[in-house]
Formats: sequence, C1' cells, structure tokens
RNA sequence: CUUCUGGAAAGCGGCGCGAUCUUAAGGCUCGCGCCCACCGAAGGGGUAAUCCCGCGUCGUCACGUGGGGGAAAUCUCUCAGGUCCCAUGACAGAGG
Repeated sequence: CUUCUGGAAAGCGGCGCGAUCUUAAGGCUCGCGCCCACCGAAGGGGUAAUCCCGCGUCGUCACGUGGGGGAAAUCUCUCAGGUCCCAUGACAGAGG
C1' cells in the first nucleotide's frame, strides 16, 4: 500500500420551495435552502514533555530566559463532515 472482517457518537427537529406517489381536503417519501439544537472516529486547526537557535551568567560542563523556530494524541476546536436506516468511519484483527 492492498484484500477481508469488526467498528462509535449525535434532532425520524422547525419553516419554506421543488419532485414522485396518492387524494375531496390532505398525507407519505426524497431533494434543496434557511434557523435552532447536538456529535467527533474522513480530513483539517491548536497544544506538552522535549529538541534547536538567540541572549545573559560562566574558564568549561552547565544554569537562567513571559525571545524565536520545531514537536503527539483517542486531548481539544468544530472549519469541513455528520445527527432513522443505508453510507462514512479513526482504530483493531487476519492475509498478501
């Protein structure tokens, strides 16, 4: 990298428009837009120990520094994505 398997969370929310089916009215389902509420396990952002540089002290080792640059996540943000099922899916196991 690839194949198979397992794999969570959160509104069947409200309003409007459109489409299909159906109807006396209406209603079901789907799609789109807006609003509010929520989830974190595509992706993305932030973050520690610590490392490097600078400066100061110092004969050196080294020490100090609210200076600069790196540095992880299942933590955190909620941009993206998602909130019936399907799907997605970090991660895990087995095989190649």
Predicted 3D model of a 96-nucleotide RNA (Glycine riboswitch aptamer) from uncultured Rhizomicrobium sp. RNAcentral holds the sequence, with entries from MGnify. Its mean pLDDT, the model's own confidence on a scale to 100, is 79.